[in-house]
RNA sequence: GCCCCGAUGGCUUAGCCUGGUAUAGCACUUGCUUGGUAAGCAAGAGAUCCCGAGUUCAAAUCUCGGUCGGGGCU
Numbered sequence: 001g002c003c004c005c006g007a008u009g010g011c012u013u014a015g016c017c018u019g020g021u022a023u024a025g026c027a028c029u030u031g032c033u034u035g036g037u038a039a040g041c042a043a044g045a046g047a048u049c050c051c052g053a054g055u056u057c058a059a060a061u062c063u064c065g066g067u068c069g070g071g072g073c074u
Base pairs, nucleotide, nucleotide: 001073002072003071004070005069006068007067010026011025012024020057028044029043030042031041032040050066051065052064053063054062
């Protein structure tokens, strides 16, 4: 220098091909339960979807460029 893969709540992650309310588990908050705690049950809050631009009525998703991480080739 070139090629491939990855980046999404605090952590792990689905969704991307085929554009239309962003998913689940753990953790957190509140309540129920208990003599009390844990566990269990119910509810809730929490994500500029790595950054910028473009296409589109509409972009996490498609296109281009960039950053960071991993791998390969020379």
Model confidence (mean pLDDT): 83 of 100. The RNA shown here (transfer RNA) has 74 nucleotides and comes from a Nanobdellota archaeon. The sequence is in RNAcentral, with records from ENA. Rfam family: tRNA. Rfam links the family to the GO term triplet codon-amino acid adaptor activity. It is annotated as a transfer RNA. NCBI's taxonomy places the organism under Archaea, Nanobdellati, Nanobdellota.